[in-house]
A computed fold for a 94-nucleotide RNA from uncultured Trichloromonas sp., annotated as c-di-GMP-I riboswitch aptamer.
NCBI's taxonomy places the organism under Bacteria, Thermodesulfobacteriota, Desulfuromonadia, Trichloromonadaceae, Trichloromonas.
Its Rfam family is "c-di-GMP-I riboswitch aptamer". From the family's description: GEMM was predicted in a large-scale screen for bacterial structured RNA regulatory elements.
Model confidence (mean pLDDT): 83 of 100.
RNA sequence: AAUGGGCAAACUCCGGGAAACCGGAGGGCGCAAAGCCUAUGGGUCCAACAUCAGCGUCCCCUUGGGACAUGAAACGGACAGCCGGGUUGCCGAA
Numbered sequence: 001a002a003u004g005g006g007c008a009a010a011c012u013c014c015g016g017g018a019a020a021c022c023g024g025a026g027g028g029c030g031c032a033a034a035g036c037c038u039a040u041g042g043g044u045c046c047a048a049c050a051u052c053a054g055c056g057u058c059c060c061c062u063u064g065g066g067a068c069a070u071g072a073a074a075c076g077g078a079c080a081g082c083c084g085g086g087u088u089g090c091c092g093a094a
Base pairs, nucleotide, nucleotide: 006031007030011026012025013024014023015022016021029081035087036086037085038084041083042082043079044078045077046076051072052071053070056068057067058066059065060064
């Protein structure tokens, strides 16, 4: 090389979650480690709760405070099928 086998993207259904996304079933775009570990190597995504902001709306007992909405974003979450690192490893002709 070939052969055998493996995994399973989008999408659909069911379940979980605020969301990113996750689990199960179907499915099959791809994958030679798309096996396992690493999220404190880098990166991307989410924003319910907490925090911060101030251009908005509303409320109150108005030099102030509160609610809603909006935005930011970690010491909060998600992704290992974004890149990297560690580790183990199947078939097997000439």